[in-house]
Context: one part of a larger RNA
RNA sequence: CCCUUGUUAAGGAACUCGGCAAAAUAGCGACCGUAACUUCGGGAUAAGGUCUGCCGAUGCCACUUAGGUGGUGUUGGCCGCAGCUAAAGAUGUCUGGCGACUGUUUAUCAAAAACACAGCUCUCUGCUAACCCGUAAGGGGAUGUAUAGGGGGUGACUCCUGACCAGUGCCGGAACGUUAAUGGGAAAAGUGCAAGCUGAUCCCUGAAGCGCCGGUGAACGUCAGCGAUAACUAUAAUCGUUCUAAGGUAGCGAAAUUCCUUGUCGGCUAAUUACCGACCCGCAUUAAAGGAGUAACGACUGGACAACUGUCUCAACAAGGGACCCG
Numbered sequence: 001c002c003c004u005u006g007u008u009a010a011g012g013a014a015c016u017c018g019g020c021a022a023a024a025u026a027g028c029g030a031c032c033g034u035a036a037c038u039u040c041g042g043g044a045u046a047a048g049g050u051c052u053g054c055c056g057a058u059g060c061c062a063c064u065u066a067g068g069u070g071g072u073g074u075u076g077g078c079c080g081c082a083g084c085u086a087a088a089g090a091u092g093u094c095u096g097g098c099g100a101c102u103g104u105u106u107a108u109c110a111a112a113a114a115c116a117c118a119g120c121u122c123u124c125u126g127c128u129a130a131c132c133c134g135u136a137a138g139g140g141g142a143u144g145u146a147u148a149g150g151g152g153g154u155g156a157c158u159c160c161u162g163a164c165c166a167g168u169g170c171c172g173g174a175a176c177g178u179u180a181a182u183g184g185g186a187a188a189a190g191u192g193c194a195a196g197c198u199g200a201u202c203c204c205u206g207a208a209g210c211g212c213c214g215g216u217g218a219a220c221g222u223c224a225g226c227g228a229u230a231a232c233u234a235u236a237a238u239c240g241u242u243c244u245a246a247g248g249u250a251g252c253g254a255a256a257u258u259c260c261u262u263g264u265c266g267g268c269u270a271a272u273u274a275c276c277g278a279c280c281c282g283c284a285u286u287a288a289a290g291g292a293g294u295a296a297c298g299a300c301u302g303g304a305c306a307a308c309u310g311u312c313u314c315a316a317c318a319a320g321g322g323a324c325c326c327g
Stems, first nucleotide, its partner, number of pairs: 001322008010313002014311001019308001029051004037042001039156001053078011079083001091306007098298002103115002119154007131140003157293004162223003167220002169216005176211003183204004189198003224242005251285001252282001263279005
């Protein structure tokens, strides 16, 4: 010096990205007592208090019954610094974000806000089902039958889910246009003595598809600009104009999204680019790639507080094992 431990004056997070690590709390024992919020189940062992040993005396209850066993009171006394006397055995509170929840996952650096989920919704499928595996036979779906099965999306619950069908997709449409082979007709030309054969080209016929017409967003998606205007100023309910398929509604908003930005105001602090509450000029929020809330839950993540401590001020000592020295 390293590793594993123990103790420490005063202070008590000043450490640090961050209380990481350590310390601390302490019986899912008894009694008392427990808030906001809430889906009325919870939250909850919330929080926070008090008690606990041993020796006698004496009731009650249950079960057993020669006897006892278990539980629950009342009362007197004894000892110690200390009675859950050892060991084992929750730290707690306040407030945001995300995900409802229990689950699942990168075997071997990631356990999560990712996946799944019940619920919601769209779509396909009438049974030899759709769909999947297979060249096929065959098998799964299913010894099921639309309250079933497949596929896509969203993700408990509550309140909701706006506009646009112009483009793309999908669905529908006995007409019309376009259109292949086929079939029919006409036919230059070639060839042959001829019958005939071949046959450019043209016309008619002619399906799906495409065009065309319509529908469809919990289909892929998309949801403007400029100028002016109110009796201080400022702002603009209002007006004009251009373009568009239609111009972002309810909500939420410096946000897991805000560049400018440490935005501005308030709170928290002695002091805060953090955090919480507001504001709204949203660089570039927005409604099942769901929007906004939400009790409970979380080895998730941000902030604050109490308690506690060698994390630190600032280091010291001790024990064991190494390293090191001698041998």

The part of an RNA shown here (large-subunit ribosomal RNA, domain IV) has 327 nucleotides and comes from a bacterium. Its Rfam family is "Bacterial large subunit ribosomal RNA". RNAcentral holds the full RNA, with entries from ENA.